[in-house]
RNA sequence: CGAGCUGGCAGGGCGGUCGCGGGCCGGGGCGACCCGGCUCGAGGAAAGUCCGGACUCCACAGGGCUGGGUGGUUGCUAACGGCAACCCGGGGUGACUCGCGGGAAAGUGCCACAGAAAACAGACCGCCCCGGUCCGUGCUUCAUGUGGACCGGGGUAAGGGUGAAACGGUGGUGUAAGAGACCACCAGCGUCCCGGGCGACCGGGACGGCUAGGUAAACCCCACCCGGAGCAAGGCCAAGAGGGAGCUCACGAGCUCCUGCGCAGGCGUUCGAGGACGGCCCGUCCGAGUCUGCGGGUAGGCCGCUGGAGCCUGCCGGCGACGGCAGGCCGAGAUGGAUGGCCGCCGCCCCGGAGCCGCAAGGCGACCGGGGAACAGGAUCCGGCUUACAUGCCAGCUCGUCCG
Numbered sequence: 001c002g003a004g005c006u007g008g009c010a011g012g013g014c015g016g017u018c019g020c021g022g023g024c025c026g027g028g029g030c031g032a033c034c035c036g037g038c039u040c041g042a043g044g045a046a047a048g049u050c051c052g053g054a055c056u057c058c059a060c061a062g063g064g065c066u067g068g069g070u071g072g073u074u075g076c077u078a079a080c081g082g083c084a085a086c087c088c089g090g091g092g093u094g095a096c097u098c099g100c101g102g103g104a105a106a107g108u109g110c111c112a113c114a115g116a117a118a119a120c121a122g123a124c125c126g127c128c129c130c131g132g133u134c135c136g137u138g139c140u141u142c143a144u145g146u147g148g149a150c151c152g153g154g155g156u157a158a159g160g161g162u163g164a165a166a167c168g169g170u171g172g173u174g175u176a177a178g179a180g181a182c183c184a185c186c187a188g189c190g191u192c193c194c195g196g197g198c199g200a201c202c203g204g205g206a207c208g209g210c211u212a213g214g215u216a217a218a219c220c221c222c223a224c225c226c227g228g229a230g231c232a233a234g235g236c237c238a239a240g241a242g243g244g245a246g247c248u249c250a251c252g253a254g255c256u257c258c259u260g261c262g263c264a265g266g267c268g269u270u271c272g273a274g275g276a277c278g279g280c281c282c283g284u285c286c287g288a289g290u291c292u293g294c295g296g297g298u299a300g301g302c303c304g305c306u307g308g309a310g311c312c313u314g315c316c317g318g319c320g321a322c323g324g325c326a327g328g329c330c331g332a333g334a335u336g337g338a339u340g341g342c343c344g345c346c347g348c349c350c351c352g353g354a355g356c357c358g359c360a361a362g363g364c365g366a367c368c369g370g371g372g373a374a375c376a377g378g379a380u381c382c383g384g385c386u387u388a389c390a391u392g393c394c395a396g397c398u399c400g401u402c403c404g
Base pairs, nucleotide, nucleotide: 001400002399003398004397005396006395007394008393009392010391012346013345014344015343016342017341018340020041021040022039023038024037025036026035027034028033043375047386048385050384051383052382053381054380055230056229057228058227062282063281064280065279066278067226068225069224070223071222072086073085074084075083076082087101088099089098090097091096102221103220107219108218109215110214111213124160125159126156127155128154129153130152131151132150133149134148135147136146137145168186169185170184171183172182173181187211189208190207191206192205193204194203195202196201234303235302236301237300242259243258244257245256246255247254248253261295262294263293264292265291266290267289274286275285276284310329311328312327313326314325315324316323317322348372349371350370351369352368353367355364356363357362
C1' cells in the first nucleotide's frame, strides 16, 4: 500500500426567541387561580412484546395420569431459551466463522423421484455352472473336444446402471464365477485398561465381531426446569341509581346515617353448585351462592410511580462473562398523554464556480454560492434477544506485495 476478519463509539454543537410537561422557591388573591425566577425533561434501539425476573393479587392436605419448556461442557447471573471461556463437527491459506450440538446397537414409524432392491435386503443388465434343442468347427468316420444362439434350472454381488443415501476401502488368497469365505494394511464401531483434563473430551494400548444407512423442528427414551393472572396488577377517598332507618315539616317535601342497583334465566343449598397453584381422575377440606344475558348509575382524585439487580470514576480479583471495595452523582413520570417551531453562527457531507498545482488525465488547505442530514419516541421497572438505522470515527488482528 492492497485485500479482509473481529470488537467498540458517536447518532451534531452553541446562542436567541415563542411554546409544552414535572418539581422547588418568591409574590399576589378569601378562593379557583395568576405572575416571576431556578431546575429537570426520551433511545441505541424508547420498537417487536419473543424469553427471563422484580413487584401485586388469587391461594397454598395429598396421590396418580397427563401437559409445556430446555438440551455439548464448565462457569457468570436475581433469573433466562441470555452471556463468557472451552470441547466436538463443517467452512476458510489465515485472522476468524457457522451449528434448535442428549439418545437412532430400547422400541415403533417414515425415507419423495429414480432404481432390481430404501432396511428381518434385492437381482435389471452382466458374470458363472448344469441340462435340452439347433447351427458351426476340427478329425477318414464315430464317440469325444471346442465355439455360438435359444429355452429351462441354479449360483453370484466383484463390474454397469439409479439415487442425497445401496449393507466398510485397497491389494491378495480362493473359486465355475464370486463373496470378510480367508489374509495383510487402513478406516470405523463396541468393551476393557493406562495417561492428561473439574468437565465436554483428547492421546495411547489390548481384545472382539468383521461393519452397524438416515430421520428424534416423527412418536418415544433420558436429564433438568415449570402455579395462574397481570400496573386496566392492587389499595384508599369521593360520587352513585335503588332499598332501609331516624329527624324536621307549612304534608308538597327536605336533611342525616347505613347499605351499595334492578330484572330475567341456568346450575345449586347435607341428592352439594362453586372454590382450594395448567388439565383430568381419586381423595380431603371449605361451602350458599355462583354463572350468563339485558337495563340503569358513577366513570373524578390520590397512592402504586419511579433511588434502582441504578449511573460515573478509580483500584483490586478473574483468560472472560462478571464480582468486590472506595469516592462521587440523582438523570422524565405524563394520562384528551409534555420534550416542539422559527432564526443566526459553527462543524459534517454533496454539487457548482473562481483560484492554485500539473504537459495531460486529474488533484487541492483556505474562498464564494446552492442543497442535504437516518431509524425512530417512554407509559410499573429491570436483564436479555431480535429487528430498523443516513453518515462519521476508533482499536486489535490476519493474508499478500514492496522498501529498509
The RNA shown here (Bacterial RNase P class A) has 404 nucleotides and comes from Amycolatopsis heterodermiae. Rfam family: Bacterial RNase P class A. Its family is annotated with dimeric ribonuclease P complex, tRNA processing and ribonuclease P activity in the Gene Ontology. Rfam classes the family as a ribozyme. Rfam describes the family as follows. Ribonuclease P (RNase P) is a ubiquitous endoribonuclease, found in archaea, bacteria and eukarya as well as chloroplasts and mitochondria. It is recorded under the gene name rnpB. The RNAcentral record of the sequence draws on ENA. Of the family's consensus pairs, 96% are formed in the model. The prediction has a mean pLDDT of 76.